[in-house]
């Protein structure tokens, strides 16, 4: 210097291929149960979708530059 693959909630991760409601699980907070306190059940809160930009009524999702990572090939 080129290719790939990945960046989504604290943290692990699905959604993209096939545009249209932002999600699970674990953590968190309350509450209920407990002498408490683990487990357990009820609810709840959280997100510039790496960044800028262009396509479209509409973009995590196409498109193009870049930025980080981990993997190849020089």
């Nucleotide at each position: 210097g080129c290719c790939g693959u990945g960046g989504u909630a604290g943290u692990u991760c699905a959604g993209a291929c096939u545009g249209g409601g932002a999600g699970a699980a674990c953590g968190c907070c309350a509450g209920a149960c407990u002498g408490a306190a683990g487990a357990u059940c009820u609810g709840g809160a959280u997100g510039u979708c790496g960044u800028g930009g262009g396509u479209u009524c509409a973009a995590a999702u196409c498109c193009c530059a870049c930025c980080c990572a981990c993997g190849g090939c020089a």